[in-house]
Molecule: FMN riboswitch aptamer (RFN element)
Organism: Spirochaetales bacterium
RNA sequence: ACUGACUUUCGGGGCAAGGUGAAAAUCCUGACCGGCGGUGAUAGUCCGCGAGCCCGACCACUAACUUCGUAAGUGGUCGGGCUGACCCGGUGUAAUUCCGGGACCGACAGUUACAGUCUGGAAGGGAGAAGGUCGAA
Repeated sequence: ACUGACUUUCGGGGCAAGGUGAAAAUCCUGACCGGCGGUGAUAGUCCGCGAGCCCGACCACUAACUUCGUAAGUGGUCGGGCUGACCCGGUGUAAUUCCGGGACCGACAGUUACAGUCUGGAAGGGAGAAGGUCGAA
């Protein structure tokens, strides 16, 4: 160096200006934003992952009718499923990643009115990133 165990810290951005309206950061014009790993060279749109939603098994908590126990419910672990969007030209050994041009996409719940951008679950979770300690060799 590599590898194993434990541990610490870090780990998501964004509607200016205007229109309509009783009401919109939700509609319209327009503006703005881009998590993590990978890749022959830098990626929201390639390959994967995370978040979110659904289902199942197990464990814990709680528990109506109804004392016990249980249905429902909540949380955790594991497994499975669903889950958005890019082309053209140029350079080059190599780029759907760079340069030029034109496009496109964005969970769930809430809301006096439909949300990528507001509020909330979330002081949560998290792909992962950097470090520390110990062991073995």